[in-house]
Context: one part of a larger RNA
RNA sequence: AGCACAGGGAGGAUGCCUUGGCAUUGGGAGCCGACGAAGGACGUGGUAAGCUGCGAAAAGCUGCGGGGAUUGGCAAACACGACGUGAUCCGCAGAUGUCCGAAUGGAGAAAUCCGGCGGGGGUAAAGCCCCGUCACUGCAUGCUGAAUAAAUAGGCAUGCAGGGGGAACCGCCCGAACUGAAACAUCUAAGUAGGGCGAGGAAAAGAAAUCAACCGAGAUUCCGCAAGUAGUGGCGAGCGAACGCGGAAAAGGCUAAACCGGGUGUGGCAACACAACCGGGGUUAUGGACUGCAUUUAGCAUUCACAAACGCUAACCGAAGUGCAUGGGAAGGCACAUCAGAGAGGGUGAGAAUCCCGUAGGUGAAAGUGAGAGUGAGCGAGCAGUAUCCGAAGUACCGCGGGGCACGUGAAAUCCCGUGGGAAGUUGGGGGGACCAUCCUCCAAGCCUAAAUACUACCCAAUGACCGAUAGAGAAAAGUACUGUGAAGGAAAGGUGAAAAGAACCCCGGGAGGGGAGUGAAAAAGAACCUGAAACCUUGUGCUU
Numbered sequence: 001a002g003c004a005c006a007g008g009g010a011g012g013a014u015g016c017c018u019u020g021g022c023a024u025u026g027g028g029a030g031c032c033g034a035c036g037a038a039g040g041a042c043g044u045g046g047u048a049a050g051c052u053g054c055g056a057a058a059a060g061c062u063g064c065g066g067g068g069a070u071u072g073g074c075a076a077a078c079a080c081g082a083c084g085u086g087a088u089c090c091g092c093a094g095a096u097g098u099c100c101g102a103a104u105g106g107a108g109a110a111a112u113c114c115g116g117c118g119g120g121g122g123u124a125a126a127g128c129c130c131c132g133u134c135a136c137u138g139c140a141u142g143c144u145g146a147a148u149a150a151a152u153a154g155g156c157a158u159g160c161a162g163g164g165g166g167a168a169c170c171g172c173c174c175g176a177a178c179u180g181a182a183a184c185a186u187c188u189a190a191g192u193a194g195g196g197c198g199a200g201g202a203a204a205a206g207a208a209a210u211c212a213a214c215c216g217a218g219a220u221u222c223c224g225c226a227a228g229u230a231g232u233g234g235c236g237a238g239c240g241a242a243c244g245c246g247g248a249a250a251a252g253g254c255u256a257a258a259c260c261g262g263g264u265g266u267g268g269c270a271a272c273a274c275a276a277c278c279g280g281g282g283u284u285a286u287g288g289a290c291u292g293c294a295u296u297u298a299g300c301a302u303u304c305a306c307a308a309a310c311g312c313u314a315a316c317c318g319a320a321g322u323g324c325a326u327g328g329g330a331a332g333g334c335a336c337a338u339c340a341g342a343g344a345g346g347g348u349g350a351g352a353a354u355c356c357c358g359u360a361g362g363u364g365a366a367a368g369u370g371a372g373a374g375u376g377a378g379c380g381a382g383c384a385g386u387a388u389c390c391g392a393a394g395u396a397c398c399g400c401g402g403g404g405c406a407c408g409u410g411a412a413a414u415c416c417c418g419u420g421g422g423a424a425g426u427u428g429g430g431g432g433g434a435c436c437a438u439c440c441u442c443c444a445a446g447c448c449u450a451a452a453u454a455c456u457a458c459c460c461a462a463u464g465a466c467c468g469a470u471a472g473a474g475a476a477a478a479g480u481a482c483u484g485u486g487a488a489g490g491a492a493a494g495g496u497g498a499a500a501a502g503a504a505c506c507c508c509g510g511g512a513g514g515g516g517a518g519u520g521a522a523a524a525a526g527a528a529c530c531u532g533a534a535a536c537c538u539u540g541u542g543c544u545u
Base pairs, nucleotide, nucleotide: 001544002543003542004541005540006539007538008537009536015530016495017494020467021466022464023463024462025461026460027459028458029456030455031165032164039100040099041098042055043054044053046078047077050074051073061094062093063092064091065090066089070082071081072080105114106113107112115134116133117132118131119130120129121128136162137161138160139159140158141157142156143155144154169200170198171197172196173195174194180187184234210217211216221248222247223246224245225244231239232238252448253447254446255392259280260279261278262277264275265274266273267272285426287390288389289388290385291384292383293382299379300378303377304376305375306374310370311369312368313367315363316362317361321336322335323334324333337354338353339343345357346356347355397421398420399419400418401417402416403415407433428443429442430441431440432439482489483488502529505516506515507514508513
């Protein structure tokens, strides 16, 4: 030195465990904000660094309800307390709520600095302190008011609203490229990613100028089929309907105008005419106004008020087991019982239906809240006539240029935008895929509208041939430590024991550490703590050289 056997150290794999995750299902809830949000800074405890809670009234204050013995958060200890005159704790409502932040008196390098006005405190007077208030924009109303007479611009006041945030979902606007086409340019990817604006618990759409086909249907949305069909397409790659059918859910309303009335303004000597405004009327394509006749019912998500049942936000009741032995410990074994509308689950010194928390099943709210049966207001109807009047204009439509429709300009309708032209007016107008006729159908140029649909930051319950600490979230400690000027990047790290019973005392040592003693079932469970693999280091013995 090598090999073998045995032991030790180091190391932290493996096994077991789970406080944490992942995914899904069913419910709920779905916006917050100038009444100052989301998110923070700084404070706040007897001692207090961090987290949590809270806000100078600061781990808290008040009321109401629950609850019934402990209690001053995680979190020990010391000190000092609180509480059956009901604490702590849980729920509901309220009070307080520094400073920053849309941040809004002005400024600013966020959490700071400096002010005005009114009131109060304080001072001899100030400085100083406290409370309130002072941003901007839009709309409405009123007042005021230039050049410039009337007026207008402007100014001021009051009231209302807005501003910012939000995981995904939604609407609109802007809008790629890689890629595919086996290259590439039309095309595709894709109106995707990304950017902007805006809204809500959903959003959008929506009550036929729709389809259909000579039969008819009857708003919108979503799902299944129709159908990868008809089409479209360097007819390449690809893109890709509709009619109709079956379902989910269902709901329809309000204006403008004609006509009537009112006050106001403008023009006019006046009669009167015109204009906008307000009220009634009216809302449809078998219309309405108007004229005549009748007169009050059907109905109403519709607007408002009240409001029952039933829920939500604390809780409460809740069956039934003992003994023996083993063991540190019984819930396992043995023996004999019991309950079950409860043998889900968790805990308890090993494996508990009957020990504890629960579970099945029942019960319950002062306060807040959801819900809305129902009631009352409120709204609202019909028949006939058809002479006259009304029925949404720079609109429809056309040319040109684009976009979007499954549809790439095509025979290219329908829809939207830009630009230039520009109707009819009910004997009217649009559509039926160029266009024309016939026929059918509908009534544009105003508005609103639940449900079925999308999503899940958040709450509750539950589930898993999901993970089990190099896994599962990045995170069982955290968006922390740390890195970066910054945008941003971004870890590692779980396990004594049933219970700290966490090793009094003695010995060696400066200590660290160790040896006794003691605790414990175990200390080869001693805090560098369950198990404790391998690499690696080493001790003893043997063999070989």
Model confidence (mean pLDDT): 83 of 100. Predicted 3D model of a 545-nucleotide part of an RNA (large-subunit ribosomal RNA, domain I) from a Clostridia bacterium. Rfam family: Bacterial large subunit ribosomal RNA.